[in-house]
Context: one part of a larger RNA
Molecule: large-subunit ribosomal RNA, domain IV
Organism: marine metagenome
RNA sequence: UCGUGGUUAAGGAACUCGGCAAAAUGGCCCCGUAACUUCGGGAGAAGGGGCGCCUGAGGCGUGUAUGGAUUUACUCCAAAAGCGCUGUAUGGCCGCAGAGACCAGUGAGUAGCGACUGUUUAUCAAAAACACAGGUCCGUGCGAAGUCGCAAGACGAUGUAUACGGACUGACGCCUGCCCGGUGCUGGAAGGUUAAGAGGACGGGUUAGCAAUUUAUUGCAAAGCUCGGAAUUUAAGCCCCAGUAAACGGCGGUGGUAACUAUAACCAUCCUAAGGUAGCGAAAUUCCUUGUCGGGUAAGUUCCGACCUGCACGAAUGGCGUAACGACUUGAGCACUGUCUCAACCAGAGACUCG
Numbered sequence: 001u002c003g004u005g006g007u008u009a010a011g012g013a014a015c016u017c018g019g020c021a022a023a024a025u026g027g028c029c030c031c032g033u034a035a036c037u038u039c040g041g042g043a044g045a046a047g048g049g050g051c052g053c054c055u056g057a058g059g060c061g062u063g064u065a066u067g068g069a070u071u072u073a074c075u076c077c078a079a080a081a082g083c084g085c086u087g088u089a090u091g092g093c094c095g096c097a098g099a100g101a102c103c104a105g106u107g108a109g110u111a112g113c114g115a116c117u118g119u120u121u122a123u124c125a126a127a128a129a130c131a132c133a134g135g136u137c138c139g140u141g142c143g144a145a146g147u148c149g150c151a152a153g154a155c156g157a158u159g160u161a162u163a164c165g166g167a168c169u170g171a172c173g174c175c176u177g178c179c180c181g182g183u184g185c186u187g188g189a190a191g192g193u194u195a196a197g198a199g200g201a202c203g204g205g206u207u208a209g210c211a212a213u214u215u216a217u218u219g220c221a222a223a224g225c226u227c228g229g230a231a232u233u234u235a236a237g238c239c240c241c242a243g244u245a246a247a248c249g250g251c252g253g254u255g256g257u258a259a260c261u262a263u264a265a266c267c268a269u270c271c272u273a274a275g276g277u278a279g280c281g282a283a284a285u286u287c288c289u290u291g292u293c294g295g296g297u298a299a300g301u302u303c304c305g306a307c308c309u310g311c312a313c314g315a316a317u318g319g320c321g322u323a324a325c326g327a328c329u330u331g332a333g334c335a336c337u338g339u340c341u342c343a344a345c346c347a348g349a350g351a352c353u354c355g
Base pairs, nucleotide, nucleotide: 001350004347005346006345007344008343010341011340014339019336027051028050029049030048031047036041038171052093053092054091058086059085060084061083062082066078067077068076069075070073094098111329112328113326114325118130119129134169135168136167137166138165139164140163146155147154148153172321173320174319175318177251178250179249182248183247184244185243186242187241188240191239192238193237197233198232202228203227204226205225206224209220210219211218212217252270253269254268255267256266279313280310291307292306293305294304295303
C1' cells in the first nucleotide's frame, strides 16, 4: 500500500444517484394477528411469552401377582409391582449468556407496470419485454384449409367445425361509443372498358390467261399459295353498386351571448365520412413546468391526493379498476448498523521498502 475478515465511544443514513455494502431478523412450542379480498387468501401478518440441568405429583400405554364374573375359554373386567412414553404443576442448581457453537425469514406502509407459475438477449440488459389461461374476428365440409416438395409424397391427422390453420387482444370485474369518404376484404351482376381466340367485309403480293402494242414491254386478271385486316363475338379484372372497423385506419374550426366580474347551458356560421362517448388525466403520455392547491419534512425539481389549461389520453395498436404474485420501478418510515460525522485498532494473505 492493496485486498479479506473482526471489534469500536457518542450519534444513527447526517453517506450516496440510490441504505450500494454491512448490520439486524432467524429454530421449536404456546398466545395472538389488521386493512383489503376473487372468501382461497392476506399470514410465519404484525406483536408477545417460554426454551439448559436435577427432582418429579399426575396422565397415558403395556402388563405380572392377585381379586371378581360367567357362556369354562388360547375368555372378559378391575388392578398393586415392573417396564416404556409424556413429564406442563411443585421445588431446586449453575453461568454474562440455556434455539449458549454451526445452521438459521428483517418486518410494516405508498404508488406505477405486468393478473399469476413460467420464458428471454450462452459471453454488459431478467424487465413493464415474450408466453399464458380467457376473449374476438377470419378461413377450412375432408382428397379440408394451411405448410414442405419439381413431382411422387408427407405433415395437418390414424384428427372432422366443442376440430384444425391464421390475425389481434391478454386472468378476473365494469365496459368496449361515432365514422364505410380513402385503403383492404366480401358479395353483386345491368351498363362501360378489356386479351388471346373465333370471324372475315375489304385490300396487297405472286402469275396461267386475255387485251394492247413501238416486239420488248404495258394494262387487266381466275385458281392456288401468301401478307394485312374492319364490323361482329368473347372471361376474370378495373370502373360501377352494396356490405364490413375486436379489418388498415380516422374521430374539427370561427364569431357572439346571462342584471358586478368571470364563464358560457345558448345562438350563428364554415368544413367533414364522422367530429372523441364512458372512463382516466401535469400521467412510463404535460412542451411551457419545479403548473396551482393540499399532505408528508425544519427545509421536498422526486412522492401521494386533487384541479383540468389533455403542446400531443381514450376504449381488444383495448379503456378504467383490481385481491394474490414480482431478484421489476418509485416515494416514506420502524428496527439496525463504520454508509457517514471521522476515523482507530486487531488478525492472517499478497506486493513494495529497509535489513